[in-house]
RNA sequence: GGGCAUGUAGCUCAGUGGAAGAGCGCAUCUCUGAUAAAGAUGAGGCCGAAGGUCCGAUCCCUUCCAUGCCCA
Repeated sequence: GGGCAUGUAGCUCAGUGGAAGAGCGCAUCUCUGAUAAAGAUGAGGCCGAAGGUCCGAUCCCUUCCAUGCCCA
């Protein structure tokens, strides 16, 4: 230099046009003599960035950024 993949909650990952969810973790409560386990409730995300298409974009297109892999 060329090609490909990935980027979504603190972590691991779903979701692929109608506007964001799960598990674990975290907080509070119930239970207990107290913890753990179990149960209930809740907080936490402008979906890597900037443009574009569309009535509407996490999703489609373009260019960047980061990480990884392959080729040279």